Predicted 3D model of a 62-nucleotide RNA (Fluoride riboswitch aptamer (crcB RNA motif)) from Candidatus Kapaibacterium sp.
Model confidence (mean pLDDT): 76 of 100.
[in-house]
RNA sequence: UUCGACAUAGGGAAUGAAGUCUCCCUCACAAAUGCCAAUUGGCUGAUGACUUCUGCAGAAGG
Numbered sequence: 001u002u003c004g005a006c007a008u009a010g011g012g013a014a015u016g017a018a019g020u021c022u023c024c025c026u027c028a029c030a031a032a033u034g035c036c037a038a039u040u041g042g043c044u045g046a047u048g049a050c051u052u053c054u055g056c057a058g059a060a061g062g
Base pairs, nucleotide, nucleotide: 009026010025011024012023013022016053017052018051019050020049021048034043035042036041
């Protein structure tokens, strides 16, 4: 690395962490890898959703 068997469950959801919930994938050749433009450019968002933290950005006050 390939093949087979058994056991256990594991993995993913456009950038980090924790918890909860939801959805998806099944031995990995899977689930997943945003949008517009088309050469070099532009746009939204740290979430699939909620709460909290961290990082970034903006505004106001002290």